[in-house]
Predicted 3D model of a 264-nucleotide RNA (Bacterial large signal recognition particle RNA) from Sporolactobacillus sp.
It is recorded under the gene name ffs.
It matches the Rfam family "Bacterial large signal recognition particle RNA". From the family's description: The signal recognition particle (SRP) is a universally conserved ribonucleoprotein involved in the co-translational targeting of proteins to membranes.

């Protein structure tokens, strides 16, 4: 150096959880990796930390050690961002009310605010007017008889003269009806740029006088109070993502290491 047969080892590993601890069952990651039995009211063990049975491979691409990388898990921070639900009613925000007079606007030397005087709006009485109604007035109509005058004809009384009642007609009129409008009178009124007298005068309006620069408060600003709870704020409790801290760490890469016997 070559060959043959063995042995250690390997035939998956890891995170969290659980446990006094370790491993497994269950779960998640990695990614392909012998089989059977056991096990969450757990199972098996004890620092050489699954147990029992069977199989394959075997000193290296496969085993062991160190190291690099770092999938993924867990963890620290009153961390950051977003988000679900509950509570408070608090700088803000929304709504309402008040104050102020800074801005703006309006008004004001063609005189603001204020003071004072007068008048009006209000009440009572009277008058005038208007309107409505009644009466009166004027005109017209207006009675078969029981209204008037005149009463043809006819009638009655009378010897006669003469007298009487009286229908129709004509004329007039009463009650009544209709119309009219100048005047008169009475009554009434959701009437009046009307007048006179008295009262009232809180408030508002108008005017005169004095004074001489403010006044009003619509909007904005500021401020006070109340109310609302969608947003914002504070607070409680969850979820998701990211950053930081700590910890474990699969897969993969690199370097190094690895036994015995026999034969040539």
């Nucleotide at each position: 150096c070559c060959g043959u047969g063995c042995u250690a080892g390997a035939c998956g590993g890891g995170g969290a959880g659980g446990u006094a601890g370790c491993g497994g069952u269950g779960u998640c990651c990695u990614g392909u990796a012998c089989c059977c039995g056991c096990a969450a009211u757990c199972c098996g063990c004890u620092a050489u930390a699954g147990c029992g049975g069977g199989g394959u491979u075997g000193a290296a691409u496969u085993c062991c050690u160190u190291u690099u990388c770092g999938a993924g898990g867990u963890u620290u921070g009153u961390g950051c961002a977003c988000u679900g639900c509950g509570g408070a009613g608090c700088a803000g925000u929304c709504u309402c009310a008040g104050a102020c007079a800074c801005g703006u606007g309006g008004u004001g030397u063609u005189g603001a605010c204020g003071u004072u005087c007068g008048g009006g709006u209000c009440c009572c009485g009277c008058g005038c007017a208007a309107c409505g109604g009644g009466a009166a007035c004027u005109u017209g109509c207006g009675a078969a008889c029981c209204c008037u005058g005149u009463c043809a004809g006819g009638u009655c009384c009378g010897g006669a003269a003469g007298g009487a009642a009286g229908c129709a007609g004509c004329a007039g009129u009463a009650a009544g009806c209709a119309a009219g409008a100048u005047c008169u009178u009475c009554c009434g009124u959701g009437u009046g740029c009307c007048g006179c007298g008295g009262g009232g005068c809180a408030a508002c309006c108008c005017g005169g006088a004095c004074u001489g620069a403010g006044c009003c408060g619509g909007c904005g600003a500021u401020u006070u109070g109340a109310a609302a709870a969608a947003c914002g704020u504070c607070u409680g409790u969850g979820g998701u993502g990211c950053c930081c801290u700590a910890u474990c760490g699969a897969c993969a890469g690199a370097a190094g290491g690895u036994g015995c016997a026999c034969g040539g």